[in-house]
This is a predicted complex of two RNAs, RNase P RNA and transfer RNA, with 463 nucleotides together. The prediction has a mean pLDDT of 78. It holds a member of the Rfam family "Bacterial RNase P class A". Rfam classes the family as a ribozyme.

RNA sequence: GGAGUCGGCCGGGCGGCCGCGGCGCGGGCCAAGCCUACGUCGAGGAAAGUCCGGACUCCACAGGGCAGGGUGCUGGGUAACGCCCAGGCGGGGUGACCCGCGGAAAGUGCCACAGAAACAGACCGCCGACGCCGCAGACGGCUCGCCGCCGAGGUGCCGGCAAGGGUGAAACGGUGAGGUAAGAGCUCACCAGCGGCCGGGUGACCGGCCGGCUCGGCAAACCCCACCCGGAGCAAGGCCAAGCAGGGAGCGGGUGGCCCGCCCGAUGCUCCCGGGUAGGCUGCACGAGGACCGCGGCGACGCGGUCCCCAGAGGGAUGGUCGCCACCCGGCGCCGGCUCGACCGGAUCGCCGGGAACAGAAUCCGGCUUACAGGCCGGCCCCUCCA
RNA sequence: UCCGGGGUAGCUCAGCUGGCAGAGCAACUGACUGUUAAUCAGUGGGUCGUGAGUUCGAGCCUCACCCCCGGAGCCA
Repeated sequence: GGAGUCGGCCGGGCGGCCGCGGCGCGGGCCAAGCCUACGUCGAGGAAAGUCCGGACUCCACAGGGCAGGGUGCUGGGUAACGCCCAGGCGGGGUGACCCGCGGAAAGUGCCACAGAAACAGACCGCCGACGCCGCAGACGGCUCGCCGCCGAGGUGCCGGCAAGGGUGAAACGGUGAGGUAAGAGCUCACCAGCGGCCGGGUGACCGGCCGGCUCGGCAAACCCCACCCGGAGCAAGGCCAAGCAGGGAGCGGGUGGCCCGCCCGAUGCUCCCGGGUAGGCUGCACGAGGACCGCGGCGACGCGGUCCCCAGAGGGAUGGUCGCCACCCGGCGCCGGCUCGACCGGAUCGCCGGGAACAGAAUCCGGCUUACAGGCCGGCCCCUCCA
Repeated sequence: UCCGGGGUAGCUCAGCUGGCAGAGCAACUGACUGUUAAUCAGUGGGUCGUGAGUUCGAGCCUCACCCCCGGAGCCA
């Protein structure tokens, strides 16, 4: 200098003018309320999708069983999680690094087409016994066919084999040697897998020795194992106000599918039809909160101290405009190079013009995922050059 | 805000233990008719909303995203 990988951060700044919402404290109008001075606060890294997990509220204090759903290597973190951290194994990459993850040797099911066979079978093939045919030429080939030529096996049946061919996405451990009529873990060596023992590790797992010989894939198919999950959701729930018109059905209801249990219950409750209303307050802003420092831990994170208060709308505020600065792009001016061209490259200034993303709280919090102009910082890896 | 359902041919819908995507209507062509309609015969037409993943194989199973539709207030 080039190429790459991982992580963190920012996502315009300052000022003038005009505006908007909340709160506090004043003033004006007799008051409800409206207007107004001043002070103070006023979107995000994703506020988003609503995909997970919690807090909170009501249902019973959240209980038991079945059903159902979710998660899935191990250990840890956490309020909890499908998140995060560390580790293990496998795969990819020269490497930094990235991706994946229970059980297929419990059972059931599926594996289209092709193929002999998709989990147990034999099409071609190899081998053996027997019969028949065959050098007087069989079978087969050449040839449209006959003649002719080639020349030693062929065929039927019974049995053995699974090495080779062929099919397929996938074929019954792989390679080599021995062995055999031909073969085969039949035997042996190494490798892969499985089981047992010993050692290390909290564990996933790793290392060593021994053994018999081999076992297909799919669980984002049913299922098995381990662990977790009661249901609804701020339009939850509580209080108040305004207005109207009641009628019918059921006997149980509170809860999600069922059963048990528990609680409430005829001035009650549920459902249906009809009517009225489209209002206010609360929940609702001090929190698993933020900043800085110290300590413990490899780390996620935890503990302690000091300081800070930081949006709460309801047709839904957080904006508009001007100036300067910073950023990006284009043009001209500038510098360098030459093959001189309407060329190529470069820097920091000057002028002119343009641009500036994704998106916006609505009960709150922790994650994940997705969108995003442009920019900054750091760790690591590979290649090349110079000293 | 919080929940629920759906996306397959031009339209309305099937398809689901995963194995060549279908039906009706519409469109087009031909026949019938003096002509049209109806009728009969035939033909074409699909990114299964999009992108990843699991699988030999995905409309179907899993995940992420996009779009459309619906519901839930209070009082008596």